[in-house]
C1' cells in the first nucleotide's frame, strides 16, 4: 500500500429503513437504628464527523477520522 471489522448512554453491548433500547453505572424515594442488598421511579444519546438516495436513514450508498486482525 491493499483488505476486513468496528465505531450506538459514564462502562458492556443489542437494534440492519418507520417513534432510539438493555444490563450495570448514576440521582431521587420506599425500606432500614443506620449502611449493604431488595422495591419504585427518573435522568442521561446531534447513533464517529461531513455528503448522497429516500416520503422517510443508526439502518444503504460514496468519502474522510479513529482502533482491530490479516496480507505485502
Nucleotide at each position: 500500500g491493499c483488505u476486513u471489522c468496528a465505531g450506538u448512554a459514564g462502562c458492556u453491548c443489542a437494534g440492519c429503513g418507520g417513534u432510539a433500547g438493555a444490563g450495570c453505572g448514576c440521582a431521587u424515594g420506599c425500606c432500614u437504628a443506620g449502611u449493604a442488598a431488595g422495591c419504585a421511579u427518573g435522568a442521561g444519546g446531534u447513533c464517529g464527523g461531513g455528503a448522497g438516495u429516500u416520503c422517510a436513514a443508526a439502518u444503504c450508498u460514496c468519502u474522510c477520522c479513529u482502533g482491530a486482525a490479516g496480507c505485502u
This is a predicted structure of a 72-nucleotide RNA (transfer RNA) from a Candidatus Nanoarchaeia archaeon. Model confidence (mean pLDDT): 83 of 100. It was read from a public genome assembly. Its Rfam family is "tRNA". It is annotated as a transfer RNA.